[in-house]
The RNA shown here (FMN riboswitch aptamer (RFN element)) has 120 nucleotides and comes from a soil metagenome.
The model forms 100% of the base pairs in the Rfam consensus.
Rfam family: FMN riboswitch aptamer (RFN element). Gene Ontology term of the family: FMN binding.
Its mean pLDDT, the model's own confidence on a scale to 100, is 83.
């Protein structure tokens, strides 16, 4: 430099007019780094605010790209040199916007973005 990959989950009950959103159980876990990790360091996404280009006559507003912000949760026994990563336990976390009713799983931005990973 090309070309390819590169996010998983509501099964069962209750209430109810109306719920994969409430409750009662269920289920799921990106990339790199370390003794194999959602929760220990570190990235990425989303989210805010600022610039800034496009479209627009200006304002609102809608894409794009840049710099910054923000950025969630774990203990305890056990082997072991070495583990908050293994092995038993008991716990915890989880963008925006939508919705007949409040969401980690539904539905949308997204046939996007993406740390990385492969190959040539």
């Nucleotide at each position: 430099c090309u070309c390819g990959c590169g996010g998983g989950g509501u099964u069962g009950g209750g209430u109810g007019g109306a719920a994969g959103u409430c409750c009662c159980g269920a289920c799921c876990g990106g990339c790199g780094g370390u003794g194999c990790a959602g929760c220990c360091c570190g990235c990425g996404a989303a989210c805010c605010u600022c610039c800034u280009c496009a479209c627009a006559g200006c304002c609102a507003g809608u894409g794009g790209g840049g710099c910054g912000g923000c950025c969630g949760a774990u203990c305890c026994g056990g082997u072991g040199a070495g583990a908050u990563c293994c092995c038993g336990g008991a716990g915890c976390c989880g963008a925006c916007g939508g919705u007949g009713a409040g969401a980690g799983u539904c539905c949308g931005g997204a046939u996007g973005g993406g740390a990385g990973c492969g190959a040539g």